[in-house]
The RNA shown here (Fluoride riboswitch aptamer (crcB RNA motif)) has 62 nucleotides and comes from an Actinomycetota bacterium. Taxonomically the source falls in Actinomycetota (Bacteria, Bacillati). Its mean pLDDT, the model's own confidence on a scale to 100, is 79.
RNA sequence: UGCCCGUACGGUGAUGGAGCUCGCCGGAACCGCCCUCGUCGGCUGAUGGCUCCUACUCGGAA
Numbered sequence: 001u002g003c004c005c006g007u008a009c010g011g012u013g014a015u016g017g018a019g020c021u022c023g024c025c026g027g028a029a030c031c032g033c034c035c036u037c038g039u040c041g042g043c044u045g046a047u048g049g050c051u052c053c054u055a056c057u058c059g060g061a062a
Base pairs, nucleotide, nucleotide: 009026010025011024012023013022016053017052018051019050020049021048032043033042034041
């Protein structure tokens, strides 16, 4: 100095908050999908997963 394992801590999983849980990462993990050579254009969802809240969208009723 590099690699591997364990522990602790922190970060992170396409836009907010909380709880539980799973994965990944240690300056990396991460930074959605479709069409196209590219550009243009189009589409889904506030979750990694589950539940709740908030925001947004659609329909109905008062």